RNA sequence: UUUUGUCGUAAAGCGCCAGGACUGUAAGAGAAUACUUACAGUUGACGAGGAGGAGGAGCAUCGAACGGUCGGCGGAUGCCUCCCGGUGUCACGUCAACACCGAGGAAUCACAGCACAAACCAGCGAGGUGACUUGCUGUCCAAAGGCUGUGAUGUGACGUAUA
Numbered sequence: 001u002u003u004u005g006u007c008g009u010a011a012a013g014c015g016c017c018a019g020g021a022c023u024g025u026a027a028g029a030g031a032a033u034a035c036u037u038a039c040a041g042u043u044g045a046c047g048a049g050g051a052g053g054a055g056g057a058g059c060a061u062c063g064a065a066c067g068g069u070c071g072g073c074g075g076a077u078g079c080c081u082c083c084c085g086g087u088g089u090c091a092c093g094u095c096a097a098c099a100c101c102g103a104g105g106a107a108u109c110a111c112a113g114c115a116c117a118a119a120c121c122a123g124c125g126a127g128g129u130g131a132c133u134u135g136c137u138g139u140c141c142a143a144a145g146g147c148u149g150u151g152a153u154g155u156g157a158c159g160u161a162u163a
Stems, first nucleotide, its partner, number of pairs: 014074004019070001020043009046063003052083005084102006091160006107153008121138007
């Protein structure tokens, strides 16, 4: 330096494939590109949002598209319990209670407003015999949640300070 093997990492709306669907090759059979078998493959969810720690359960939020985004397996930032740290409850501190937050953080409810996606589609390419995979450009549209504003509502005890 090269080759092979093994192990690990990266990636979490993420990965995988024994069914299904589809492709190629060979063989069989055939009028046949239909059919059967074998082998080798392809496909199988479009983004938004989501992580304090431990344990647990197991169809874990939202919309877009609509065509198999069928069917299944695994995982998972969601959920439950406990713990840790913090925020709010109208001066400050401590304790308790309740609610909330997990660092761009932190009460509930109502109303109003604000910004935001990718696929799809169109065009041009790259790889593959093929099913199909993949890149760039253009263009359109969400909801949950978030942010902003207004209003209403939302503790006790003790101490300190001020009036």
This is a predicted structure of a 163-nucleotide RNA (glmS glucosamine-6-phosphate activated ribozyme aptamer) from Thermoflavimicrobium daqui. It matches the Rfam family "glmS glucosamine-6-phosphate activated ribozyme aptamer". By type it is a riboswitch. NCBI's taxonomy places the organism under Bacteria, Bacillati, Bacillota, Bacilli, Thermoflavimicrobium.